[in-house]
RNA sequence: CAGUGAUAAAGGCAAACUUAUCGAAAGAUAAGAGCGCAAAGCUAUAGGGUCUAAAGUGUGUCUGCACCAUGAUAGCCUGGCUACCAUU
Numbered sequence: 001c002a003g004u005g006a007u008a009a010a011g012g013c014a015a016a017c018u019u020a021u022c023g024a025a026a027g028a029u030a031a032g033a034g035c036g037c038a039a040a041g042c043u044a045u046a047g048g049g050u051c052u053a054a055a056g057u058g059u060g061u062c063u064g065c066a067c068c069a070u071g072a073u074a075g076c077c078u079g080g081c082u083a084c085c086a087u088u
Stems, first nucleotide, its partner, number of pairs: 002088004012037002017032006035075001041081003046078003049073003056067004
């Protein structure tokens, strides 16, 4: 420098759910928890997908409906950047 990832080892992360806070929502953060993860580290101003629909627009009286991302997701996929341990 490159490849590989074991019921090993030093360690790491943390889904559902619960509580609190923030948010229009999706969701986020903190604590508990422990589904899973060899990049479940970073990137949403790299591309695609998905979720939400506040504001706005349309409809026109339903207090609704439709469209829409500038909101969210890196634990949906691809790409980019960085990195621990073991082993070849």